[in-house]
RNA sequence: GCCGACAUAGCUCAGCGGUAGAGCAACGCUUUUGUAAAGCGAAGGUCGAGGGUUCAAAUCCCCCUGUCGGCU
Numbered sequence: 001g002c003c004g005a006c007a008u009a010g011c012u013c014a015g016c017g018g019u020a021g022a023g024c025a026a027c028g029c030u031u032u033u034g035u036a037a038a039g040c041g042a043a044g045g046u047c048g049a050g051g052g053u054u055c056a057a058a059u060c061c062c063c064c065u066g067u068c069g070g071c072u
Base pairs, nucleotide, nucleotide: 001071002070003069004068005067006066007065010024011023012022013021018055027041028040029039030038048064050062051061052060
């Protein structure tokens, strides 16, 4: 230099046009003499940046940034 994959909650990841979810963690409650475990609840996101298409974009297109891999 060229090619490809990935970027979504604190962490690991789903979701591939129609209101963004799960598990774990942290928080609150129940249970216990107390802790752990278990059960329940609430919270936590401008979906890496910028533009475009569309009635509507995390999703499709362009460009940029970062990470990883391959080729030279």
Description: The prediction has a mean pLDDT of 83. A computed fold for a 72-nucleotide RNA from a Patescibacteria group bacterium, annotated as transfer RNA. Its Rfam family is "tRNA". Rfam classes the family as a transfer RNA.